Model confidence (mean pLDDT): 76 of 100. This is a predicted structure of a 159-nucleotide RNA (c-di-AMP riboswitch aptamer (ydaO/yuaA leader)) from Modestobacter sp. DSM 44400. Of the family's consensus pairs, 92% are formed in the model. Its Rfam family is "c-di-AMP riboswitch aptamer (ydaO/yuaA leader)". Its family is annotated with regulation of gene expression and cyclic-di-AMP binding in the Gene Ontology. Taxonomically the source falls in Modestobacter (Bacteria, Bacillati, Actinomycetes, Geodermatophilales). The sequence was found by an Rfam model in a public genome assembly.
RNA sequence: CGCCGGGUGCCGCCGAGUCGCUGCGCCACCGCGCAGCGAGCCGGGGACCCACCGCAGCACUGGGGUGAAUCCUGCCCGCGAGCACCGCUCGGGAGCAGGUAGGGCGUCUUCCUGCCCGAAUCCGUCAGCUAACUCGGUAGGCGGCCGUUGGAAGAACGG
Numbered sequence: 001c002g003c004c005g006g007g008u009g010c011c012g013c014c015g016a017g018u019c020g021c022u023g024c025g026c027c028a029c030c031g032c033g034c035a036g037c038g039a040g041c042c043g044g045g046g047a048c049c050c051a052c053c054g055c056a057g058c059a060c061u062g063g064g065g066u067g068a069a070u071c072c073u074g075c076c077c078g079c080g081a082g083c084a085c086c087g088c089u090c091g092g093g094a095g096c097a098g099g100u101a102g103g104g105c106g107u108c109u110u111c112c113u114g115c116c117c118g119a120a121u122c123c124g125u126c127a128g129c130u131a132a133c134u135c136g137g138u139a140g141g142c143g144g145c146c147g148u149u150g151g152a153a154g155a156a157c158g159g
Base pairs, nucleotide, nucleotide: 009145010144011143012142013141014140018039019038020037021036022035023034024033025032026031040138041137042136043135044134045133050128062126063123064122065121066120071099072098073097074096075095077093079091080090081089082088083087102117103116104115105114107155108154109153110152111151112150146158147157
């Protein structure tokens, strides 16, 4: 000097997922962990009122919550039903591709612009809204070594 691995601090991003106090422990410092107690933030259930509660046809099909994460089209695979039958129509399932409601990007708002996301999961046949009341959560995943896509206007600051 380079490479690999580990520890720690700081600055940020998505997200409700943060802050303070007490006791104990770790530590060179910074700080961290555990057990409690508060504050803040977030979500569910839950009256009056309001809403829903109407008719007809086909196939298929329980319904609901958290979340920005909905919806549409095409291709392709196989399944089911119908018909004027070897073709057509309809339905839902898997995969692929494109788009889209909506959402994010380092103080905040608006406009333009650039980049990205457009998932996942929970309840268990049950829940509209909803005062009182009541139950639960306070995770996880990433980027970096000053304010981070770039610009305009305005208003404010931080390490």